[in-house]
RNA sequence: GCCUCCGUAGCAUAGUAGCUAUUGCGCCACCUUGGUAAGGUGGAGGUCACGGGUGCAACUCCCGUCGGAGGCU
Repeated sequence: GCCUCCGUAGCAUAGUAGCUAUUGCGCCACCUUGGUAAGGUGGAGGUCACGGGUGCAACUCCCGUCGGAGGCU
């Protein structure tokens, strides 16, 4: 230098042939206990890396940038 894949909540992840995002752990509240832990119920938390384009509508498609992983030379 070239090619491929990836970037989604504090962490880890699903998702997508375009129609307002999933689960687990963690966090908060309550129930339970003499009190913890465990268990149960409910809840908060996301500019879907950034910028632009297409389109009625974009996490999803296209272009560019940044970052990570792998490969080739």
Record summary
A computed fold for a 73-nucleotide RNA from a Candidatus Woesearchaeota archaeon, annotated as transfer RNA. It matches the Rfam family "tRNA". By type it is a transfer RNA. Taxonomically the source falls in Candidatus Woesearchaeota (Archaea, Nanobdellati).